[in-house]
A computed fold for a 101-nucleotide RNA from Desulfobulbaceae bacterium UBA2262, annotated as c-di-GMP-I-GGC riboswitch aptamer. The model forms 95% of the base pairs in the Rfam consensus. It matches the Rfam family "c-di-GMP-I-GGC riboswitch aptamer". Rfam 15.1 lists 1,298 matches to the family in 717 species. Gene Ontology term of the family: cyclic-di-GMP binding. It was read from a public genome assembly, where an Rfam model found it. The organism belongs to Desulfobulbaceae, within Bacteria.
RNA sequence: AGCGAAAAAGGCAAACCUUCCGAAAGGAUGGGACGCAAAGCCACCGGCCUACGUUCCCGGCCCGAAACAGAGACGGGGAUACGGCAGCGGGGUUGCCGCGG
Numbered sequence: 001a002g003c004g005a006a007a008a009a010g011g012c013a014a015a016c017c018u019u020c021c022g023a024a025a026g027g028a029u030g031g032g033a034c035g036c037a038a039a040g041c042c043a044c045c046g047g048c049c050u051a052c053g054u055u056c057c058c059g060g061c062c063c064g065a066a067a068c069a070g071a072g073a074c075g076g077g078g079a080u081a082c083g084g085c086a087g088c089g090g091g092g093u094u095g096c097c098g099c100g101g
Base pairs, nucleotide, nucleotide: 002099003098004097011036012035016031017030019028020027021026034087040093041092042091044090045089046088047085048084049083053080054079055078056077057076058075059074062070
């Protein structure tokens, strides 16, 4: 380099619950353990999640006698990452113990 059968020191912590941050996805905190040999760290590539905002479509409120005038409340749907996920895969980087050479 490679490997994780046995051992020891230990480590992390899914779901769920509390509080906080966030529009959401999600994150943080404390509890809690499904699991994990990088379940340490980094959004670089793919993938997935979300859509405040932006934009498009539909319904449609107001106004007017009407207009290829004005105004476009409110509701629904689509697209979109510069927002996320490292416990989805790849990649990068650091590292404990043991085996091994």